[in-house]
Context: one part of a larger RNA
RNA sequence: UUGGGUUUAAAGGGUCCGUAGGCGGUUUGUUAAGUCAGGGGUGAAAUCCUUCAGCUCAACUGAAGAAUUGCCUUUGAUACUGGCAGGCUAGAGUGCGACAGAGGUGGAUGGAAUGUGUCAAGUAGCGGUGAAAUGCAUAGAUAUGACACAGAACACCGAUUGCGAAGGCAGUUCACUGGGUCGCAACUGACGCUGAUGGACGAAAGCGUGGGGAGCAAACAGGAUUAGAUACCCUGGUAGUCCACGCCCUAAACGAUGAUCACUUGCUGUUGGUUCGUCAGAUGAAUCAGUGGCAAAGCGAAAGCGUUAAGUGAUCCACCUGGGGAGUACGGCCGCAAGGUUGAAACUC
Numbered sequence: 001u002u003g004g005g006u007u008u009a010a011a012g013g014g015u016c017c018g019u020a021g022g023c024g025g026u027u028u029g030u031u032a033a034g035u036c037a038g039g040g041g042u043g044a045a046a047u048c049c050u051u052c053a054g055c056u057c058a059a060c061u062g063a064a065g066a067a068u069u070g071c072c073u074u075u076g077a078u079a080c081u082g083g084c085a086g087g088c089u090a091g092a093g094u095g096c097g098a099c100a101g102a103g104g105u106g107g108a109u110g111g112a113a114u115g116u117g118u119c120a121a122g123u124a125g126c127g128g129u130g131a132a133a134u135g136c137a138u139a140g141a142u143a144u145g146a147c148a149c150a151g152a153a154c155a156c157c158g159a160u161u162g163c164g165a166a167g168g169c170a171g172u173u174c175a176c177u178g179g180g181u182c183g184c185a186a187c188u189g190a191c192g193c194u195g196a197u198g199g200a201c202g203a204a205a206g207c208g209u210g211g212g213g214a215g216c217a218a219a220c221a222g223g224a225u226u227a228g229a230u231a232c233c234c235u236g237g238u239a240g241u242c243c244a245c246g247c248c249c250u251a252a253a254c255g256a257u258g259a260u261c262a263c264u265u266g267c268u269g270u271u272g273g274u275u276c277g278u279c280a281g282a283u284g285a286a287u288c289a290g291u292g293g294c295a296a297a298g299c300g301a302a303a304g305c306g307u308u309a310a311g312u313g314a315u316c317c318a319c320c321u322g323g324g325g326a327g328u329a330c331g332g333c334c335g336c337a338a339g340g341u342u343g344a345a346a347c348u349c
Stems, first nucleotide, its partner, number of pairs: 004320003007303002012317001014201004021194003025088007033081002035077008049065006091191001092188003095184005103177007110154001114150007125136002162169002206247006215241002220236004258316006265295012298305002322349003331342004
């Protein structure tokens, strides 16, 4: 390169926005760039191929033809693609009317629990474990009551529930604010899809500065266990966990499944709308958008997937090419650092 692949065998970028590019609804006219047809020019010879001919054959040689899949020019064709001009409304968006939600940011506030302090009352143990011990306690602990303070997290509701692009989001309330769904069909009129480079966001841990520090708890110390025990268990305990601002940019960042569109047989839950039906409610029927379970066809190596596809097709992007060496070395870029990103080879099986 041709081809084949990416749930689990190697392989979907952590997620979104978006530049270039690629691709793109319906219809009319025009153009004729792509496309198609005819003519002309050129495409050296040798070689290759075909048919003949010459050396006794062959190799070899000679002749003719074909080929040279291309380029240039010219005359036409106009279905498709493209360009230009105009129209349309089924894609996309706007508007109007409803609706649901732990979507986000900032503030205020609540109760339970925990810890600490003070006071009261009270006496010899408490705590912990498989059993113990370290530890705490007559300087009065633990257990009990009252009051005060502190920080962090929000029981029940709570659910294959809901929201968000992903990471993620949960007491209550206020303010500001993003997105979504349904219905109507008033408006715009293809404004769309994807997206290399780029930009923004991105759990936890970690880093910087300043706060905060109840509980928990790497490191660390002690007690046990054990042959040993740099562990599992216990008693303590510092970073950290929390807040503000600034970095870091990685995860089994997972549905291990890129985004968008169309099509394809059903059953059954559930969330939010709408319509029908009903006196009303419940139940029911239809439909749109989500979220689960189970199957048909089909797919798949199988497990399984199966209208939320891993089925059938289309467009665009990313990625894979035996194991180890190695996500290492070197270099570049980024970072305060930790390190991240890009990413080999020798050698070896």
This is a predicted structure of a 349-nucleotide part of an RNA (small-subunit ribosomal RNA, central domain) from Schleiferia thermophila. The coordinates come from a structure-prediction model, not an experiment, and the mean pLDDT is 87. The source organism's lineage runs through Bacteria, Pseudomonadati, Flavobacteriia, Flavobacteriales and Schleiferia. It matches the Rfam family "Bacterial small subunit ribosomal RNA".